Small-subunit ribosomal RNA, 3' major domain from Citrobacter sp., 477 nucleotides, folded computationally. Its mean pLDDT, the model's own confidence on a scale to 100, is 85. The full RNA is in RNAcentral, with records from ENA and SILVA. Lineage of the source: Bacteria > Gammaproteobacteria > Enterobacterales > Enterobacteriaceae > Citrobacter.
Context: one part of a larger RNA
RNA sequence: UGACGGGGACCCGCACAAGCGGUGGAGUAUGUGGCUUAAUUCGAUGCAACGCGAAGAACCUUACCUGGUCUUGACAUCUAAUGAAAAGCACGUGAAAGCGUGUGACUCUACGGAGGCGUUAGACAGGUGCUGCAUGGCCGUCGUCAGCUCGUGUCGUGAGAUGUUUGGUUAAGUCCAGCAACGAGCGCAACCCCUGUGAUUAGUUACCAGCACGUAAAGGUGGGGACUCUAGUCAGACUGCCCAGAUCAACUGGGAGGAAGGUGGGGACGACGUCAGGUCAGUAUGGCCCUUAUGACCAGGGCUGCACACGUACUACAAUGCCCAGCACAGAGGGAACCGAAGCCGCGAGGCGAAGGAAAACUCAAAAAACUGGGCCCAGUUCGGACUGUAGGCUGCAACCCGCCUACACGAAGCCGGAAUCGCUAGUAAUGGCACAUCAGCUACGGUGCCGUGAAUACGUUCCCGGGUCUUGUACA
Numbered sequence: 001u002g003a004c005g006g007g008g009a010c011c012c013g014c015a016c017a018a019g020c021g022g023u024g025g026a027g028u029a030u031g032u033g034g035c036u037u038a039a040u041u042c043g044a045u046g047c048a049a050c051g052c053g054a055a056g057a058a059c060c061u062u063a064c065c066u067g068g069u070c071u072u073g074a075c076a077u078c079u080a081a082u083g084a085a086a087a088g089c090a091c092g093u094g095a096a097a098g099c100g101u102g103u104g105a106c107u108c109u110a111c112g113g114a115g116g117c118g119u120u121a122g123a124c125a126g127g128u129g130c131u132g133c134a135u136g137g138c139c140g141u142c143g144u145c146a147g148c149u150c151g152u153g154u155c156g157u158g159a160g161a162u163g164u165u166u167g168g169u170u171a172a173g174u175c176c177a178g179c180a181a182c183g184a185g186c187g188c189a190a191c192c193c194c195u196g197u198g199a200u201u202a203g204u205u206a207c208c209a210g211c212a213c214g215u216a217a218a219g220g221u222g223g224g225g226a227c228u229c230u231a232g233u234c235a236g237a238c239u240g241c242c243c244a245g246a247u248c249a250a251c252u253g254g255g256a257g258g259a260a261g262g263u264g265g266g267g268a269c270g271a272c273g274u275c276a277g278g279u280c281a282g283u284a285u286g287g288c289c290c291u292u293a294u295g296a297c298c299a300g301g302g303c304u305g306c307a308c309a310c311g312u313a314c315u316a317c318a319a320u321g322c323c324c325a326g327c328a329c330a331g332a333g334g335g336a337a338c339c340g341a342a343g344c345c346g347c348g349a350g351g352c353g354a355a356g357g358a359a360a361a362c363u364c365a366a367a368a369a370a371c372u373g374g375g376c377c378c379a380g381u382u383c384g385g386a387c388u389g390u391a392g393g394c395u396g397c398a399a400c401c402c403g404c405c406u407a408c409a410c411g412a413a414g415c416c417g418g419a420a421u422c423g424c425u426a427g428u429a430a431u432g433g434c435a436c437a438u439c440a441g442c443u444a445c446g447g448u449g450c451c452g453u454g455a456a457u458a459c460g461u462u463c464c465c466g467g468g469u470c471u472u473g474u475a476c477a
Stems, first nucleotide, its partner, number of pairs: 001477002003474003007471007015461002019424005026315008034306002042053002064301007073124001077123007088103006106115003126290002129288003135284001137279003140275001142273001147186006153162003166177003192267004197235007207224002211222003238261001241255005317417001321376006333364003338357002343352003383414001388409007430453007
């Protein structure tokens, strides 16, 4: 100087408390451990691994296994020799890859050659083989915590200290006052984006107040530039104003005006560093290793196995509910090998069909919960839907291993969950649906966004956990 303490003081955080909803019990989905296996490819392992890499494992993917094959190679560059061939087509064999046979214009040319292709030979290719404890890059984490340092000066023999401590204050090393310090840098904040109010400019594909036309209805038409909205530019919030407190400093409490008030809400943004944290399997890369194989191709299988154990979710156990009928109101997105309307067929999944649409135009598209009316009457039920059977639909070369969906039948566990444990402070939790990426299809109940409905509680900081500052002890570094 640090680190540590079941030392002290002060402070903060959904850390506790107060409250709401869960997990732990059930069924299923998914990841992991374990076991099994020819293989069940590999990595991730307290927080910070476990719906993680994977934003799509039937083949492919694929890295694994079994079997069949290739050896300058599936891919790159070059050299030498050689050839008229190569691609394509046909045949044989085969599961395919491959192997074999046959056929089959090289092009340009200044005739020196050049280019392309095959074969042979050689340099070399190739490796998801090992080492993340040899590395770059990127990321996680402490933590959006308020810290981490430097120059000069001063103090100390020195390591180092001071500044950065102290008194206030703040979300903040934020600011103020003081002080052997005076300044400065990286962080904080602000500058950026979205959202909340208004003005202005611009009105098409959006809008429709007034005028006119028109309809069963309809911005459907003329037209309009008011409104909504769209998207560009501005304004607005700064403790600016008032009161009180305070060293009349920073600031704190209250108030006015205001769409918004003291960081308005949200996002992006992550200091010096820590964990030899994670990744050699995204790519890059040192070293080591393989080279007729640890490289390459193909078929089939596996990654989907199942006595078990754990994590994360979904669906429930019902009456604030379930079922039937009626009937409203979104936002944000996607669409050309695509989205697909109307109409018709089918109980339905879906099929026929084809208008329109590279889209403020057409379409996916029905928002759902809500609301209105009716049924159920507390029951393992009109709750719950697992499992299974049959019949179908769709994608795809192909749904046996191993896809999704529909209809009918079947109708399991489950009556609110032990010890324990998680999330959340407001448009939040809870709850309802919608869209997208990946994608032929899909094991999506996952992920990322969007809007609807919309709470309760916080006395307080004694305690648990984590963190910050100062101080103290130490036989630790």